[in-house]
Context: one part of a larger RNA
RNA sequence: UGACGGGGGCCCGCACAAGCAGUGGAGUAUGUGGUUUAAUUCGACGCAACGCGAAGAACCUUACCAAGACUUGACAUAUACAGGAAUAUCUAAGAAAUUAGAUAGUCUUUCGGGACUUGUAUACAGGUGAUGCAUGGUUGUCGUCAGCUCGUGUCGUGAGAUGUUGGGUUAAGUCCCGCAACGAGCGCAACCCUCGUGAUUAGUUGCCACCAAGUGGAACUCUAAUCAGACUGCCGUAGUUAAUACGGAGGAAGGUGAGGAUGACGUCAAAUCAUCACGUCCCUUAUGUCUUGGGCUACACACGUACUACAAUGGUUGCUACAGAGAGAAGCGAAGCCGCGAGGCAGAGCAAAACUGAAAAAAGCAGCCCCAGUUCGGAUUGCAGGCUGAAACUCGCCUGUAUGAAGUUGGAAUUGCUAGUAAUCACAGGUCAGCAUACUGUGGUGAAUACGUUCCCGGGCCUUGCACA
Numbered sequence: 001u002g003a004c005g006g007g008g009g010c011c012c013g014c015a016c017a018a019g020c021a022g023u024g025g026a027g028u029a030u031g032u033g034g035u036u037u038a039a040u041u042c043g044a045c046g047c048a049a050c051g052c053g054a055a056g057a058a059c060c061u062u063a064c065c066a067a068g069a070c071u072u073g074a075c076a077u078a079u080a081c082a083g084g085a086a087u088a089u090c091u092a093a094g095a096a097a098u099u100a101g102a103u104a105g106u107c108u109u110u111c112g113g114g115a116c117u118u119g120u121a122u123a124c125a126g127g128u129g130a131u132g133c134a135u136g137g138u139u140g141u142c143g144u145c146a147g148c149u150c151g152u153g154u155c156g157u158g159a160g161a162u163g164u165u166g167g168g169u170u171a172a173g174u175c176c177c178g179c180a181a182c183g184a185g186c187g188c189a190a191c192c193c194u195c196g197u198g199a200u201u202a203g204u205u206g207c208c209a210c211c212a213a214g215u216g217g218a219a220c221u222c223u224a225a226u227c228a229g230a231c232u233g234c235c236g237u238a239g240u241u242a243a244u245a246c247g248g249a250g251g252a253a254g255g256u257g258a259g260g261a262u263g264a265c266g267u268c269a270a271a272u273c274a275u276c277a278c279g280u281c282c283c284u285u286a287u288g289u290c291u292u293g294g295g296c297u298a299c300a301c302a303c304g305u306a307c308u309a310c311a312a313u314g315g316u317u318g319c320u321a322c323a324g325a326g327a328g329a330a331g332c333g334a335a336g337c338c339g340c341g342a343g344g345c346a347g348a349g350c351a352a353a354a355c356u357g358a359a360a361a362a363a364g365c366a367g368c369c370c371c372a373g374u375u376c377g378g379a380u381u382g383c384a385g386g387c388u389g390a391a392a393c394u395c396g397c398c399u400g401u402a403u404g405a406a407g408u409u410g411g412a413a414u415u416g417c418u419a420g421u422a423a424u425c426a427c428a429g430g431u432c433a434g435c436a437u438a439c440u441g442u443g444g445u446g447a448a449u450a451c452g453u454u455c456c457c458g459g460g461c462c463u464u465g466c467a468c469a
Base pairs, nucleotide, nucleotide: 001469002468004465005464007463008462009461010460011459012458013457015453016452019417020416021415022414023413026308027307028306029305030304031303032302033301034299035298042053043052064294065293066292067291068290069289070288073124077123078122079121080120081119082118083117084116087104088103089102090101091100092099093098107114108113126283127282129281130280131279135277136276137272138271139270140268142266147186148185149184150183151182152181153162154161155160166177167176168175192260193259194258195257197228198227199226200225201224202223203222207217208216209215210214231254234248235247236246237245238244310410314369315368316367317366318365319364327356328355331350332349336345337344338343376407381402382401383400384399385398386397387396423445424444425443426442427441428440429439
C1' cells in the first nucleotide's frame, strides 16, 4: 500500500421488512447428471453451467457408430508429360457411393495456344484431431457500482503520501465550502433513439360528407419531417449570503419525466482452438474424403427451467364487441363450394396505410352445471383420417371418435416483482419443406404494499486491528 475481521462509523440496492404471484408435491415438455449403448458426437458446471452454444437432430444438418468404398484426394495453387470440348441421356450390377458399357454432342483461336476436363508424377491439399494454462478476436461477471489514474508542486531516507481526506449535498469523485496543493484524463451526467404535449408543413392507399359508385373537402384522426417545451426557470421556508432539500404555482409533463442504447482501470490463468483467425504438437491408403443405415429421441433414478391443472373470481353452449406490433412473391392466399374436422377444390387481390394471413383472447349478455375426482383435470392408449416431404418404423405435426391416469393448493427450503409494474389474456415474428409449452417482440385487462434499516446478502467511503501478500 492492499486484502481480510462473527472490529467501529456513514450510506446504498426488491438486500431485508410490508405485500402480490410463484417454485419445491402431480402430469407433461425441455435441458443436465447418472446409467445403458456399436454410438448414445462435442462444449458449458456456484452466483456468472443446466428451454445454454442449438433462431427449430426423420435424410441433410452431423462432428458419433456399423458396413461398403477412395487415396494428389470432396476443396486450392503450380509444374511436366499424355489425351479429350464441356455436357446430357440410357442400360446393367449395387443399399448407395461407385463401377462397366452405349448413344447424342465435337467449343474458341492470331493455329503457338486458351477455357473446361481425364490420367500419371511431384510439391501439397485436408483434419469439428490436442493444447483457451502458448494466443488474437469476441463474451460473461463484479456493475451502470462510482470509482480508476496522471502531470507539476509539496511531504517522506524509502516503499509511498498529498490531490481523491474533512464539513454539507447528490442517483453520481454530482456540486458547494474549506484545505500544500494546482490542474488534467478515463468513467458520471449531457449529446443519440423511442414514448408522452403543442405548433408548422405535407395529404394518398389513410380521414370526413352523401346508401353504394363516383365526386368533393383539408377541419378532425392518423401518417412523418422540422421546430417549441422542463431549466429548480418562478414564489415561499430551511440552509453558511453556498451547493441543495421541502412545499407551492403554472404546465401535457417537475426536479434524471418514462424506457432503451451506452459498461472506466481492472478481477476471475472465468468461457470459447467446435463461429473465425493463429503458434506448437499429432494424423497423412487416415485422426482426411464419399455413401447407406443407425445414433444424438435410450431409461431404475436425481436435479434445473417451463407449460397444464387441482376448479364456481370456475367449466361449458350460443350471441356479441374492442388492439398493437410485425410478415408476405419458389410468398400471403380471399369469396364461393365440399368435408363433423384437420383439410381439399378454387384461384380474386396484393411487392402492400390499398390485398391477404386475421378469428384477437380474456371482457360483456343469456342458458346449463351445484361442490363431486365432477359437465374439474387432461396424461395414456385403441381405431379412423389429414398435411409436409423421395421417405414420417426407429423419430414429425394436426383432426375426429372412444379411453379418462395422477392431481383436492403442495415439507424443509426457495424465486420474481415498487406502476401501466406484478398477475392474467391473447397476437405476431425469427428459425423453418414440416415441426414451439422455448426465444424475441406486441398490445388488452390491471392490483397490493413499502413503518423502516435491527437483522440476512451484495456493494461504496472513512477509520481501526492484523498470525496474510
Predicted 3D model of a 469-nucleotide part of an RNA (small-subunit ribosomal RNA, 3' major domain) from an uncultured bacterium. It matches the Rfam family "Bacterial small subunit ribosomal RNA". The full RNA is in RNAcentral, with records from ENA and Greengenes.